[in-house]
Molecule: FMN riboswitch aptamer (RFN element)
RNA sequence: UAAAUACUUCAGGGCAGCGAUAAUAACGCGACCGGCGGUAAACCCCGCGAGCAAGAGAUUGCAUGAACUUGUGAAAUUCAAGUGGCGACAGUAAAGUCUGGAUGAUAGAAGUAUAUA
Repeated sequence: UAAAUACUUCAGGGCAGCGAUAAUAACGCGACCGGCGGUAAACCCCGCGAGCAAGAGAUUGCAUGAACUUGUGAAAUUCAAGUGGCGACAGUAAAGUCUGGAUGAUAGAAGUAUAUA
C1' cells in the first nucleotide's frame, strides 16, 4: 500500500409577512430548504438511499420528482448570469416545510483490530 474479515463512531434542511375561511405553517400571493457516491464543484446528468409487500433470514418483488438559455474554459445540463421546475408514507381543511412511524433505518463517510500478500 492492496484486497479480506470483525467491530466502533458519525450520517437532513426548511413557510417570515399578507389575504381568504367557521376552521389552514395545508388554499391564494409570497418566504424558505436541498441526503449520499460519480463527474470541472450538481435538488432537476448518471447511480444510490428513505416507502410498501413477501420471507425466520439471506434476499426478492413493487413504487421512486423536476431544466433550459447565454457566457467563461482544455474540460461545466455541475461555475457565473438569467428565466423556470420538483419534492415518499400516515394523520389533519388539501402539507417538500406541522405532527407521527423516528431516541428508528439507510446511501455512505471516518476509524480500530486481526491475519494475508